[in-house]
RNA sequence: CUUAUCGAGAAAGGCUGAGGGAAUGGCCCUUUGAAGCCUUGGCAACCUGUCCACAAGACAAGGUGCCAAAUCCAACCCAUCAAUUGGUGGGAAAGAUAAG
Repeated sequence: CUUAUCGAGAAAGGCUGAGGGAAUGGCCCUUUGAAGCCUUGGCAACCUGUCCACAAGACAAGGUGCCAAAUCCAACCCAUCAAUUGGUGGGAAAGAUAAG
């Protein structure tokens, strides 16, 4: 950079000790222990393997990934409803993950 997906799912223990949720604004989590590291466990099925003539599908779980809240929500554009900055829907941007 390209493509696909992102309203599902899945936490205990140990060390340690104040932050964390990408960034801005909100809103939230957190000394009843944040982030980080380690151990164990789990979720999922992108790649992979097996079955299958292929496809579809099924199974497994080796490489990744993940285990608060929809990618936590919004922000920018369009449509629409309502009527003073709000609801709903669609899209974009940004981001995350995988494969190339």